A computed fold for a 107-nucleotide RNA from Anaerolineaceae bacterium UBA4781, annotated as SAM riboswitch aptamer (S box leader). It matches the Rfam family "SAM riboswitch aptamer (S box leader)". From the family's description: The SAM riboswitch is found upstream of a number of genes which code for proteins involved in methionine or cysteine biosynthesis in Gram-positive bacteria. Gene Ontology term of the family: regulation of gene expression. It was read from a public genome assembly, where an Rfam model found it. The prediction has a mean pLDDT of 78.
[in-house]
RNA sequence: AACUCAUCCAGAGAGGUGGAGGGACCGGCCCUGCGAAACCUCGGCAACCAAUCUACGGUGCCAAUUCCGGCAGAAUCCGCACCAGCGGAGAUUCUGGAAGAUGAGAG
Numbered sequence: 001a002a003c004u005c006a007u008c009c010a011g012a013g014a015g016g017u018g019g020a021g022g023g024a025c026c027g028g029c030c031c032u033g034c035g036a037a038a039c040c041u042c043g044g045c046a047a048c049c050a051a052u053c054u055a056c057g058g059u060g061c062c063a064a065u066u067c068c069g070g071c072a073g074a075a076u077c078c079g080c081a082c083c084a085g086c087g088g089a090g091a092u093u094c095u096g097g098a099a100g101a102u103g104a105g106a107g
Stems, first nucleotide, its partner, number of pairs: 003105006013042005021031003025070004043062003047059003066099001071096005077088004
């Protein structure tokens, strides 16, 4: 590193350095010189682990549902048929996965 388990519709700023990017990837759609990423200081949120009551620690996080979709299934509408089923269309909703992130374990 792979792997296992849990969670992911909530919550959380300001300043400085910096100088064009960033939101994992792809497609959308967003954020950004009224300053991106990254780093520093103080502050905050509260998921997991730890601690166990004179009270504090280890990570993590602080735009948008993990921003939405990406694979599969169901529902909806129209036509043929009229028992069942078949075909077409572009959207919407729901469910389960995949992938990702965080924590703990493992190694």